[in-house]
The prediction has a mean pLDDT of 85. A computed fold for a 76-nucleotide RNA from a Gemmatimonadota bacterium, annotated as c-di-GMP-I-GGC riboswitch aptamer. The model forms 95% of the base pairs in the Rfam consensus. Its Rfam family is "c-di-GMP-I-GGC riboswitch aptamer". A reference for the family is Weinberg et al. (2017), "Bioinformatic analysis of riboswitch structures uncovers variant classes with altered ligand specificity", Proc Natl Acad Sci U S A. The sequence was found by an Rfam model in a public genome assembly.
Order: sequence, then C1' cells, then structure tokens
RNA sequence: AACGAUAAAGGUAAACCUCGGGAAACUGAGGGACACAAAGCCACGGGUCUGUUUAAAGAUAGCCGGGCUGCCGAAG
Repeated sequence: AACGAUAAAGGUAAACCUCGGGAAACUGAGGGACACAAAGCCACGGGUCUGUUUAAAGAUAGCCGGGCUGCCGAAG
C1' cells in the first nucleotide's frame, strides 16, 4: 500500500414504539437491534425521495461513485 478473520478491544444502530422539530421527504432524544470494517465526516457527480406539476428550495452519507479522517491485525 492493499486486504478483512467464527480474532481481540471498542463503536454505530434498520424496522418498530414513545416524545419533540418539519408542509413533506426526513430528522433530534429515549427504548430497541436488522445489519455495518468506515453504517465516521463532507451533498462534489449520479440516483432516489419531498416539493399538487415544472421549478425555487430541501431530504438521503444505511443507494452508488468521489474527497477527508480513523481502531485492530490472522490468512493471502
């Protein structure tokens, strides 16, 4: 540099429920775990969603790509 184990330590937390925010997508907190080796952070490109429609404007990083950062160390 690359890779990711029936390893160790630690971490995040889908659906659903409760309370709050938002017109909505969605989101904050608590409970809860389906999963995750970047499921840490960033809307830069694409996608999707909201926006009655086109849009303005938003949402999604747990859709993909990209950028920045990061724990551990078996095998190859």